A computed fold for a 385-nucleotide RNA from Candidatus Sulfopaludibacter sp. SbA3, annotated as Bacterial RNase P class A. It was read from a public genome assembly, where an Rfam model found it.
RNA sequence: CCUGCCGGAUGGGUAGCCGCUGGCCCGCGCGAACCGCGGGCGGGAGGAAAGUCCGGUCUCCAUAGGGCAACAUGCCGGCUAACGGCCGGGGGGAUCCGUUCAAGCGGAUUUUACGGAAAGUGCCACAGAAAAUAUACCGCCGGGCGGGCAACCGCCAGGUAAGGGUGAAAAGGUGCGGUAAGAGCGCACCGCGGCCGCAGUAAUGCGGCUGGCAGGGAAAACCCCAUGUGGAGCAAGACCAAAUAGGGGAGCAGGAGCGGCCCGCUCCGUUACGACUUCCGGGUAGGUUGCUGGAGCCGGCGAGAGAUCGCCGGCCAAGACGAAUGGCUACCGCCCUGUUCGCAAGAACGGGGUACAGAAACCGGCUUAUAGUCCGGCAGGCUCU
Numbered sequence: 001c002c003u004g005c006c007g008g009a010u011g012g013g014u015a016g017c018c019g020c021u022g023g024c025c026c027g028c029g030c031g032a033a034c035c036g037c038g039g040g041c042g043g044g045a046g047g048a049a050a051g052u053c054c055g056g057u058c059u060c061c062a063u064a065g066g067g068c069a070a071c072a073u074g075c076c077g078g079c080u081a082a083c084g085g086c087c088g089g090g091g092g093g094a095u096c097c098g099u100u101c102a103a104g105c106g107g108a109u110u111u112u113a114c115g116g117a118a119a120g121u122g123c124c125a126c127a128g129a130a131a132a133u134a135u136a137c138c139g140c141c142g143g144g145c146g147g148g149c150a151a152c153c154g155c156c157a158g159g160u161a162a163g164g165g166u167g168a169a170a171a172g173g174u175g176c177g178g179u180a181a182g183a184g185c186g187c188a189c190c191g192c193g194g195c196c197g198c199a200g201u202a203a204u205g206c207g208g209c210u211g212g213c214a215g216g217g218a219a220a221a222c223c224c225c226a227u228g229u230g231g232a233g234c235a236a237g238a239c240c241a242a243a244u245a246g247g248g249g250a251g252c253a254g255g256a257g258c259g260g261c262c263c264g265c266u267c268c269g270u271u272a273c274g275a276c277u278u279c280c281g282g283g284u285a286g287g288u289u290g291c292u293g294g295a296g297c298c299g300g301c302g303a304g305a306g307a308u309c310g311c312c313g314g315c316c317a318a319g320a321c322g323a324a325u326g327g328c329u330a331c332c333g334c335c336c337u338g339u340u341c342g343c344a345a346g347a348a349c350g351g352g353g354u355a356c357a358g359a360a361a362c363c364g365g366c367u368u369a370u371a372g373u374c375c376g377g378c379a380g381g382c383u384c385u
Base pairs, nucleotide, nucleotide: 001381002380003379004378005377006376007375008374009373010372012332013331014330015329016328017327018326020044021043023041024040025039026038027037028036029035046356050367051366053365054364055363056362057361058233059232060231061230070229071228072227073226074225075089076088077087078086079085090114091112092111093110094109095108096107097106098105099104115224116223120222121221123217124216137164138163139160140159141158143156144155145154146153147152172190173189174188175187176186177185191213192211193210194209195208196207197206198205199204237289238288239287240286247280248279249278250277251276254268255267256266257265258264296315297314298313299312300311301310302309303308333354334353335352336351337350338349339348340347341346
């Protein structure tokens, strides 16, 4: 310098025309209001608005108390309205470096669903002698017998678990001593169990004494322990309320039709399960509300290691519901690329691209997606010193 991967930030601009949506103002409509029409002004998606995974606000329903079941969480402390989130710490793992005879120890980076395997039940493929009542394939060792001049070889009953081999994992590890060979058999250190002390809010760490020393893994197998969880969701819920058909109350002897009136005629009703008139109530369509000023945003100062919190000042920033936030054109920006000119640096004229995605009551998280550009880290390649 180039390429790739990972993490973080950012997430195009200007103008014109045509629209959509909600707000305010002006005019007109009897015009004070609702509403309608016309005009003007300014507002109108995101970092994830997404997935709907977790936690809350809000709303309705349910709810004596306790238990079972189911589900979730699971080292400690803090933050927060809350959380399975975040911050800090502890323990464990991995890589690199340093150090030790070695085990180990120390440092840096990084990672971690991290209660209990010493309550119980079950599981551990393949390989291997053996996968949890330990065991012996090769080997090592001394003894006996046989063969051989010998070195050594074979057989038998034993000792052993150092070395090899299998495996993801092999019944403490390293070193020294010891031994026929070996072995916590002995010792030192590391590890482990028990007791004690000190430090720390705690997880835990450090130190001392003591026991040669329990025994693998896996609880993201069942399970055990501790803690937590009532259900449904803004299509929650509240209010107004048409037509039609039901329901209830009251009045009343008439009511309706035959094109307007009278007569006449027909139908319904005449103490009623009642025509007709009128009132009331529930609910549907529809409308209003909930509805966007809030665990709010920006800036400054302060507290804290940090998550976060406090104070002061400023700001108001979509609110739709067969669901607006768009389309076209031009220019600019950024990226890729072609042609021509030029020794080159570059210049001129073109072409293409500009992601992921889109509010639906609201908020805090998590997860996932994301062109181009910028920053940081890692890996590979090339070149130079």
It matches the Rfam family "Bacterial RNase P class A". The family's RNA type in Rfam is ribozyme. Model confidence (mean pLDDT): 80 of 100.